The RNA shown here (FMN riboswitch aptamer (RFN element)) has 107 nucleotides and comes from a mouse gut metagenome. The prediction has a mean pLDDT of 82. Rfam family: FMN riboswitch aptamer (RFN element). Rfam 15.1 lists 6,230 matches to the family in 5,120 species. RNAcentral holds the sequence, with entries from MGnify.
RNA sequence: AUCUUCAGGGCAGGGUGCAAGUCCCUACCGGCGGUAAAGCCCGCAAGCCGAAAGGCAUGAUCCGGUGAGAUUCCGGGGCCGACAGUACAGUCUGGAUGAGAGAAGAU
Numbered sequence: 001a002u003c004u005u006c007a008g009g010g011c012a013g014g015g016u017g018c019a020a021g022u023c024c025c026u027a028c029c030g031g032c033g034g035u036a037a038a039g040c041c042c043g044c045a046a047g048c049c050g051a052a053a054g055g056c057a058u059g060a061u062c063c064g065g066u067g068a069g070a071u072u073c074c075g076g077g078g079c080c081g082a083c084a085g086u087a088c089a090g091u092c093u094g095g096a097u098g099a100g101a102g103a104a105g106a107u
Base pairs, nucleotide, nucleotide: 001107002106003105004104005103006102013025014024015023027091028090029081030080031044032043033042034041039079040078047056048055049054061077062076063075064074065073083094084093085092
């Protein structure tokens, strides 16, 4: 450099109601790279609007312990989650058999 493959998880139980996996109690989930092992430290990707430039979403962590070093480990307590649809959705359905940060392999 070329090609191939891979590349997102989650509503269990109860309440109200004509109707809710959407509301309420409670439960559950955590992409990729960096760095002491990270959803909430730094950086990146996916979505929406626009002819374009560009704009929006993009959000969220504290206390204690160990240690040379940790907002990453251990203990405890918190918090966050695009757009469209529908009884108001991080978890359902849809754009998406898509795209993609990137990972692995072959030559």